[in-house]
Context: one part of a larger RNA
Molecule: large-subunit ribosomal RNA, domain IV
Organism: biogas fermenter metagenome
RNA sequence: ACCUCGUUAAGGAACUCGGCAAUCUAGCCCCGUAACUUCGGGAGAAGGGGCCCCCCGCGAGGGGGCGCAGUGAAAGGGCCCGUGCGACUGUUUAACAAAAACACAGCACUCUGCCAACGCGCAAGCGGAAGUAUAGAGUGUGACACGUGACCAAUGCGGAAAGGUCAAGGCAAGGGGUUAGCCGCAAGGCGAAGCUCUGAACCGAAGCCCCCGUGAAUGUCGGCCGUAACUAUAACGGUCCUAAGGUAGCGAAAUUCCUUGUCGGGUAAGUUCCGACCUGCACGAAUCGUGUAACGACAUGGGCGCUGUCUCAACGAGGAUCUCG
Numbered sequence: 001a002c003c004u005c006g007u008u009a010a011g012g013a014a015c016u017c018g019g020c021a022a023u024c025u026a027g028c029c030c031c032g033u034a035a036c037u038u039c040g041g042g043a044g045a046a047g048g049g050g051c052c053c054c055c056c057g058c059g060a061g062g063g064g065g066c067g068c069a070g071u072g073a074a075a076g077g078g079c080c081c082g083u084g085c086g087a088c089u090g091u092u093u094a095a096c097a098a099a100a101a102c103a104c105a106g107c108a109c110u111c112u113g114c115c116a117a118c119g120c121g122c123a124a125g126c127g128g129a130a131g132u133a134u135a136g137a138g139u140g141u142g143a144c145a146c147g148u149g150a151c152c153a154a155u156g157c158g159g160a161a162a163g164g165u166c167a168a169g170g171c172a173a174g175g176g177g178u179u180a181g182c183c184g185c186a187a188g189g190c191g192a193a194g195c196u197c198u199g200a201a202c203c204g205a206a207g208c209c210c211c212c213g214u215g216a217a218u219g220u221c222g223g224c225c226g227u228a229a230c231u232a233u234a235a236c237g238g239u240c241c242u243a244a245g246g247u248a249g250c251g252a253a254a255u256u257c258c259u260u261g262u263c264g265g266g267u268a269a270g271u272u273c274c275g276a277c278c279u280g281c282a283c284g285a286a287u288c289g290u291g292u293a294a295c296g297a298c299a300u301g302g303g304c305g306c307u308g309u310c311u312c313a314a315c316g317a318g319g320a321u322c323u324c325g
Stems, first nucleotide, its partner, number of pairs: 002319007010311002014309001019306001027051005036041001038143001052065005066070001078304007085296002090102002106141007118127003144291004149221003154218002156214004163209003169203002174198005181190003222240005249283001250280001261277005
């Protein structure tokens, strides 16, 4: 020097990515307790005081005693303010991730009339269910509050049936092969029936095309130019394109490249944080939008308290290391 533990002057986060770690706090009784709130909560908020033993008294209370110290040991919350995300209790990568991921009540859509849909199985059969649409299955969203806009052109799904296209198959015109026979001096030609190869037109379903509907279906939700009596800006106008051009709300955001945007707050000083602005590179409405009390070993900013995290290190205890046996 190393490991585990203990103590420390003055200062008290100056440490560090970050108070990581370690302190502080701690039990019971009493007093007292804010914003906000879904009126339950927030709350053990915060912040204060008390705590042993003996005697008298029913008790309130009174008197007395000891120690440095009376929750005398052990055990045993630090607290507050702001923001993001997820409502919550739960669940998870057994052995690098516990989370803003998964689940969740609630909401919505779709399917299913019972030998149900759906699932397992080649099948028999079984689950669904000894259930029956207030049931079951699938998908999305994810408490609650307020909301959830436009587009059906594409894709999907549902519907309809007039037309177009269209398979096997059916019916079958026609054509080819073969050859009894016939013609011919020959070469060769014609050629019935049967067998066989083929085969037009016509009749042929779903599907597709076509038509209608459908967004809490997959999805998508513009550009250029001009204009107001300072300037600036543009309520207004023009024009092109589209299926329709992003509504409410939110916005440098878990989303903002430029960017440490600009302004305000906090600090002596703030790429983080909070509040605004809106120029949204590239938010946006159940791949939900915006809020939200409570909750969180979540993420982030600030403060009080407290401390060997640090200024800056010191000492101590027990180990381990080392030598000998």